[in-house]
RNA sequence: AUCUUAUCCAGAGUGGCUGAGGGAAUGGGCCCUAUGACGCCACAGCAACCGGUCGAUUAGGAAGCCUCGGCCGAAACUCCCCGUUGCUUGAGGUAGUCGGGGAGCAGCAGGCGCGAGGCUGCCCGAAAGAUGCUGGUGCUAAUUCCCACCCGGUCCGGCCGGGAGAGAUAAGAU
Numbered sequence: 001a002u003c004u005u006a007u008c009c010a011g012a013g014u015g016g017c018u019g020a021g022g023g024a025a026u027g028g029g030c031c032c033u034a035u036g037a038c039g040c041c042a043c044a045g046c047a048a049c050c051g052g053u054c055g056a057u058u059a060g061g062a063a064g065c066c067u068c069g070g071c072c073g074a075a076a077c078u079c080c081c082c083g084u085u086g087c088u089u090g091a092g093g094u095a096g097u098c099g100g101g102g103a104g105c106a107g108c109a110g111g112c113g114c115g116a117g118g119c120u121g122c123c124c125g126a127a128a129g130a131u132g133c134u135g136g137u138g139c140u141a142a143u144u145c146c147c148a149c150c151c152g153g154u155c156c157g158g159c160c161g162g163g164a165g166a167g168a169u170a171a172g173a174u
Stems, first nucleotide, its partner, number of pairs: 001174008013043005021032003026148004044140003049136002051133001052131003060123002063120007070112003077104007085095004144166001149163006
């Protein structure tokens, strides 16, 4: 310098310096101004665009624990049956070891890259809103002082409403 977006009827001044114009530009109006404007400096203040903080943790994520469901699921032990061995023997009986099978314990204990719910702390981390905070700007007469161009309304008086343009400020981009 250009572009984009947002806002522009709220709010907030003293002192010092300076010395004639000033209220962006053009035209009109209306104001400010030697009781010192505008500008500059200091201090103070206003506002809350950006930043900070609170809001804070919900939501989301990964885990741990609990409950329920789903799935998997023993061993030891006890008892029974069969075989075997020993003792005794007339048949047989009896005892124990070992082996095999069955039942109970028990679908119990326990387990799970499973599902649902709950709890706990952790990670991530918004928003409305609040806060003036030793941060970055801005601002501190009058609506951006008002009008100008377009549209609409009207009790046709000039007003009222909306928009555009111009401008100011912030944030971002080039």